[in-house]
Bacterial RNase P class A, 395 nucleotides, folded computationally. Its Rfam family is "Bacterial RNase P class A". From the family's description: Ribonuclease P (RNase P) is a ubiquitous endoribonuclease, found in archaea, bacteria and eukarya as well as chloroplasts and mitochondria. The prediction has a mean pLDDT of 76.
RNA sequence: CAAGUAGGACAGACGAUCGCGGCUGCAUGUGCCGAAAGGCCGCAGACGAGGAAAGUCCGGGCUUCACAGGGCAGGAUGCCGGAUAACGUCCGGUGGAGGUGACUCCAAGGCCAGUGCAACAGAAAUAAACCGCCCGGGCAGAGACGAAAGCAGUGAUGUUUUAUGGAUUUCACUGUUUUCGCCUCUGUCCGGGUAAGGGUGGAAAGGCAGUGUAAGAGACUACCGCCUCGCUGGUAACAGAGAGGGCACAUGUAAACCCCAUCCGAAGCAAGACCGGAUAGAAGCGAUGCGGCGGCCCGCCGCGCUUCAGGUUGGUCGCUUGAGCACAGCGGCGACGCUGUGCCUAGACAGAUGAUCGUCCACGACAUAACCCGGCUUAUCGUCCUGCUUGACAC
Numbered sequence: 001c002a003a004g005u006a007g008g009a010c011a012g013a014c015g016a017u018c019g020c021g022g023c024u025g026c027a028u029g030u031g032c033c034g035a036a037a038g039g040c041c042g043c044a045g046a047c048g049a050g051g052a053a054a055g056u057c058c059g060g061g062c063u064u065c066a067c068a069g070g071g072c073a074g075g076a077u078g079c080c081g082g083a084u085a086a087c088g089u090c091c092g093g094u095g096g097a098g099g100u101g102a103c104u105c106c107a108a109g110g111c112c113a114g115u116g117c118a119a120c121a122g123a124a125a126u127a128a129a130c131c132g133c134c135c136g137g138g139c140a141g142a143g144a145c146g147a148a149a150g151c152a153g154u155g156a157u158g159u160u161u162u163a164u165g166g167a168u169u170u171c172a173c174u175g176u177u178u179u180c181g182c183c184u185c186u187g188u189c190c191g192g193g194u195a196a197g198g199g200u201g202g203a204a205a206g207g208c209a210g211u212g213u214a215a216g217a218g219a220c221u222a223c224c225g226c227c228u229c230g231c232u233g234g235u236a237a238c239a240g241a242g243a244g245g246g247c248a249c250a251u252g253u254a255a256a257c258c259c260c261a262u263c264c265g266a267a268g269c270a271a272g273a274c275c276g277g278a279u280a281g282a283a284g285c286g287a288u289g290c291g292g293c294g295g296c297c298c299g300c301c302g303c304g305c306u307u308c309a310g311g312u313u314g315g316u317c318g319c320u321u322g323a324g325c326a327c328a329g330c331g332g333c334g335a336c337g338c339u340g341u342g343c344c345u346a347g348a349c350a351g352a353u354g355a356u357c358g359u360c361c362a363c364g365a366c367a368u369a370a371c372c373c374g375g376c377u378u379a380u381c382g383u384c385c386u387g388c389u390u391g392a393c394a395c
Stems, first nucleotide, its partner, number of pairs: 001391010012360007020048002023045004029041001031040003050366001054377002057375005062268004074264005079093005094108001095106004109259002114257002116253003130198002132194012145181012158168003206224002209221003225247001226245004231240003272317004281308005289303005324343008361364001
């Protein structure tokens, strides 16, 4: 310098004017609204959205209801240890996967409890012989060897002939033909062995090398893997080295049903608490009256005051001082905890944070609290800082 990796900070800046929200102080009228409760009106001052306020996915506080204890159903989680109010979060480890590396990722208990599923391809998918290799047998063909017979030739010999020649007997050799036997090879069929090789597949009965074998095979041996046992180290997950077992009931799948272990009562601030007009209700008191049903009689309906209960419209609280923030010290590898000092930082209920102007720049993203807090996930213009890794160059 380049590329990368992990973590953190900021979220246009400054000034002016107008406006909005609640708060504090001053002012405070026989003021206004309202049945009441309560609210409103003036002036001044400081304050007033986020890292995600979002999705509402987990966990807790708070509130009301329910609740002896236990179980069923349902849901969530699932290596080990720790942190925490709690968690499915976080921290530190273990194991596995990826990367040269810094580092990142993983729902990571159990398929000899039971059940299910495994498409296509392939001969065969939990069970295997398609090709190949090997053994045995049958048939066909080819070749070599051996035996027998026939034929031809040569030589020897016997007979016939005076003799040559010719004819003929026997033997040997050579060649050739046929038949038979045996061996080898090739092809084909049948039976058997073989899972080493080929091919299919995500997966074909541990891998690899050797011995061995007719060919092969954990059949045997070494190494690696697996299982069992105890030993050593570690809180543990687990790791290391050793001995034994030739390796099994034999594959994968539990974000398939399911099994095991742990946890979970339900609903949510429109929770809920308080004050309390009206209407309907109960009790008491009082009159024997009054009003209505055209008049009168009977009959029916309604009417006063006080208290109580309940609670609608409405109002107040809940509401922001809190598992709070900042700094420092101490303990811890860390998440985090303890101590001290300082600070108060929106609280609405039609719901405030905006508009205009000026200057500047890198020209400004995603997005606007609604009871609160801890997380997760998702969105985001860009800028800056720190640790580390790899590569190149220079000294």